The RNA shown here (Guanidine-I riboswitch aptamer) has 104 nucleotides and comes from a Rhodospirillaceae bacterium. Of the family's consensus pairs, 100% are formed in the model.

RNA sequence: GUGCAGCGCGUCUAGGGUUCCGGCCGUCCACGGGGCGGCGCUGGUCCGAGAGACGCACUCCGGCGAUCAGGCCGGAGACACGGCGGGACAAAACCCCGGGAGGU
Numbered sequence: 001g002u003g004c005a006g007c008g009c010g011u012c013u014a015g016g017g018u019u020c021c022g023g024c025c026g027u028c029c030a031c032g033g034g035g036c037g038g039c040g041c042u043g044g045u046c047c048g049a050g051a052g053a054c055g056c057a058c059u060c061c062g063g064c065g066a067u068c069a070g071g072c073c074g075g076a077g078a079c080a081c082g083g084c085g086g087g088a089c090a091a092a093a094c095c096c097c098g099g100g101a102g103g104u
Base pairs, nucleotide, nucleotide: 008056009055010054011053012052015047016046020044021043022041023039024038025037026036027035028034029033058077059076060075061074062073063072064071079099081102085097086096087095
């Protein structure tokens, strides 16, 4: 200098909007209720992290046990600044493009 890897899944969180539920406002009706329109509005559902958390799986190392057994215990898996723009779902996003472009 160049290339490759830094992976997968689940439950959540920061965050996100508004399909559905709920709430609020307006309006109408045959008014213990319901229809229509509007507002994301503390909420439930929903989306949700490479650079957030936890767990599972996986890889490697050490020890124990065993020799048709492939299990148990412990450890390691570091670091990580970052647009513009575009994309999906009802919609948006710290989602996806993307550990991308670029920067150090």
Notes:
Taxonomically the source falls in Rhodospirillaceae (Bacteria, Pseudomonadati, Pseudomonadota, Rhodospirillales). The prediction has a mean pLDDT of 79. Its Rfam family is "Guanidine-I riboswitch aptamer". Gene Ontology term of the family: regulation of gene expression. Rfam 15.1 lists 1,509 matches to the family in 1,281 species.